[in-house]
């Protein structure tokens, strides 16, 4: 000097499904996660939307979105599981660590 690993500061991006119940500080299922928490907005009322924030995840061997009210196969049911997928599009820097390696030096 490059490229990797690992940790760390900061800064982003992202998701939130399906069943029971009139509801919930309520309960199963997968799973890292499935809406805690504060505030607005709508509605006659249950309720629902958004928006910060926090939890997780991710930031190029990418979370996660499009196909998709998609196909097969389970299951009470759900992206449960595979397929679609070597398909398309996705948000980053710096600093320390360590390992591998180029040139160049100088020493033997």
């Nucleotide at each position: 000097g490059u490229u990797g690993u690992u940790g760390c500061u900061u800064a982003g991006g992202g998701g939130a499904g399906c069943c029971c119940g009139g509801a919930a500080g309520g309960g199963g299922c997968u799973g890292a996660g499935a809406g805690g928490a504060c505030a607005g907005g709508a509605u006659a009322u249950c309720u629902c939307c958004u928006g910060u924030c926090g939890a997780c995840c991710c930031u190029c061997c990418a979370a996660c979105c499009u196909g998709a009210c998609c196909u097969a196969g389970a299951u009470a049911a759900u992206a449960c599981u595979a397929g679609c997928g070597u398909a398309g599009g996705a948000a980053a820097a710096g600093u320390a660590u360590u390992a591998a390696u180029a040139a160049u030096a100088a020493a033997g």
This is a predicted structure of a 108-nucleotide RNA (TPP riboswitch aptamer (THI element)) from an Actinomycetota bacterium. The coordinates come from a structure-prediction model, not an experiment, and the mean pLDDT is 76. The sequence was found by an Rfam model in a public genome assembly.